[in-house]
Context: one part of a larger RNA
RNA sequence: GCCGGCGAGUUAUCCGCUCGGGCAAGGUUAAGUCGCCUCAGGCGACGAGCCGCAGCGAAAGCGAGUCCUAAUAGGGCGAUGAGUCCGAUCGGAUAGACCCGAAACCGGGUGAUCUAUCCCUGAGCAGGAUGAACCCCGAUGAAAGUCGGGGGGAGGUCCGAACCCACUAGUGUGGCAAAACUAGGGGAUGACUUGGGGAUAGGGGUAAUAUGCCAAGCGAACCCGGAGAUAGCUGGUUCUCCCCGAAAUAUGCAUAGGUAUAGCGGCCGCUACAUCCUCGGAGGUAGAGCACUGAAUGGAUUUUGGCACCUUCGGGUGUCAAAUCCAACCAAACUCCGAAUGCCGAGGGUUUGAGGCGGCUAGUCAGACCGUGAGGGCUAAGCUUCACGAGUCAAAAGGGAAACAACCCAGACCGUCAGCUAAGGUCCCUAAAUAAGGCCUCAGUGGAGAAGGAAGUAAUUCACCCCAGACAGCCAGGAGGUUGGCUUAGAAGCAGCCAUCCUUCAAAGAUAGCGUAACAGCUCACUGGCCGAUUGGUGGAUUGCGCCGAAAAUUCAACGGGGCUUAAGGCCUUUACCGAAGCUACGGAUGUCGAUGCUAUGCAUCGGCGUGGUAGGGGAGCGUCCCAUUUGCAGUGAAGGGGAAGCGUAAGCGACCCUGGAGCGUAUGGGAGUGAGAAUGCCGGC
Repeated sequence: GCCGGCGAGUUAUCCGCUCGGGCAAGGUUAAGUCGCCUCAGGCGACGAGCCGCAGCGAAAGCGAGUCCUAAUAGGGCGAUGAGUCCGAUCGGAUAGACCCGAAACCGGGUGAUCUAUCCCUGAGCAGGAUGAACCCCGAUGAAAGUCGGGGGGAGGUCCGAACCCACUAGUGUGGCAAAACUAGGGGAUGACUUGGGGAUAGGGGUAAUAUGCCAAGCGAACCCGGAGAUAGCUGGUUCUCCCCGAAAUAUGCAUAGGUAUAGCGGCCGCUACAUCCUCGGAGGUAGAGCACUGAAUGGAUUUUGGCACCUUCGGGUGUCAAAUCCAACCAAACUCCGAAUGCCGAGGGUUUGAGGCGGCUAGUCAGACCGUGAGGGCUAAGCUUCACGAGUCAAAAGGGAAACAACCCAGACCGUCAGCUAAGGUCCCUAAAUAAGGCCUCAGUGGAGAAGGAAGUAAUUCACCCCAGACAGCCAGGAGGUUGGCUUAGAAGCAGCCAUCCUUCAAAGAUAGCGUAACAGCUCACUGGCCGAUUGGUGGAUUGCGCCGAAAAUUCAACGGGGCUUAAGGCCUUUACCGAAGCUACGGAUGUCGAUGCUAUGCAUCGGCGUGGUAGGGGAGCGUCCCAUUUGCAGUGAAGGGGAAGCGUAAGCGACCCUGGAGCGUAUGGGAGUGAGAAUGCCGGC
């Protein structure tokens, strides 16, 4: 891991609703006693008590009333008859109370053969080195002493085996081993090591303290018991079909992942309304406004004030501020105004899964995204906190969006090799238009992206120029006073400053640019000529679609792909088709409402409306084991096992064949150790 078996709402007592049955103003007995019988049992009788038949008051008490009170006023609670016993489902309480699961706590015991420390008694430490005290001899010295030699053999001394330890690295890591091996390392006469015997025990020991050790896991050992501790936590909780179907909110809580009550679900009963339309209301949001409160820009005026400067001391100028006026604005905590929706009330109309009330009984208290209105944040977040939405998901499958809970379309009772559509699509992948008409785009824009930029292109529009010749190009001219004056080394159109006139002319600036040291030189403005626009040219504005702006990490990788350019891209118009579990058609099932009929708690037929579904509620069934009654089968082959025609909406049923070799079924009731895939479930097999 698989297979098989086992594996979780039970039982007792009490309480409540509902249902069934008995009796009924009554109902009913408990333990027990007695009697009878077909005697582990059954039947009957008796037997306290309990509930109900009357309430009110604290009570005395009164009583269909009573209490408060002075009250015959007012008010509170009552009165106009249904209970009770047994049984069943559901729910609650008390018990382990659906099952499994702690970390822990307490009690009584068992442990010092491991290990910690201690006590008693024994044992062990190759070899080598160093050479303390002390003693002797010699030399020297007056002596004390000093020097030299010899002896001596101290030490938590040195080197190093045994022995003890465990510092480093490697190997090992389902190992040789639940701590080892290899190569090195430390101590090795000591606070050394070690044998045997003994002592200390669990909030206790022992500890040169590491919370170390106390039998391979010790911040409190192990075993058994209290014990099914408790677990607002996690996991699991077993057959089928039908009907309905939530919540993730409010308030309180040592409350926040829990819970109570309300809200929302289900079932039962009663009642008659929700939505919609019309009419009438309250209101201060959106918007708007500046009349108030504030904020704030420009201007004017007036007197006043501050500051600076000037002053002829009269005042003047500038500036800041206030007030008033003009103009244009801003505000959640501004409002002279002021909607739409929503809300309240009345009237009217419509409808079977709307409304209201009561009883019983759940789940929900982590919500998510989208749209809209706001707060927080950065007018950030697949962010966060509210409000609203017949929103969607949650609890919703189907079609579209390549893929994609929340977006768009649309709500799946079942069947059909039938039809029509929605969103979205119709060149191929890929069902359906290589459809039609008009225009746009050349960027593969389409098929990401801003400020900003540009003789892209199409359309609209304004102004000006133009056959008396525009615009572009080409040819020619572009002059004179004059090198204007100043400045300057120079300044001659062209460093700079000032001025910017006059003349000739078809036209020509005291010069727009290049150039020179300064001149020169080359262009331009301006003019003529050539050319010749069925309309052209120049400049501006607006609009459609494009262009640049545009850099990322494994080729293309920012259309799903192929591929697409008068499109298979974009805009407008039109027709056809495809396209879903939507709608329709045909057949069938089922719920409910209405009608009709009948053999009438129901059944049949017809018609209407329904039948997605998590938590959850309700209804109806299938199957297993046992019991009672019933009626069948079976060695001419029961149960069980292997197959299997067929039947039923499902759980399931099952002829027949094989196996097997002795019991088993039907019907109606009753009772449960009653259904397995999950619990890191338990046991077994492989």
Source information
Large-subunit ribosomal RNA, domain II from a Patescibacteria group bacterium, 686 nucleotides, folded computationally. Lineage of the source: Bacteria > Bacteria candidate phyla. It matches the Rfam family "Bacterial large subunit ribosomal RNA".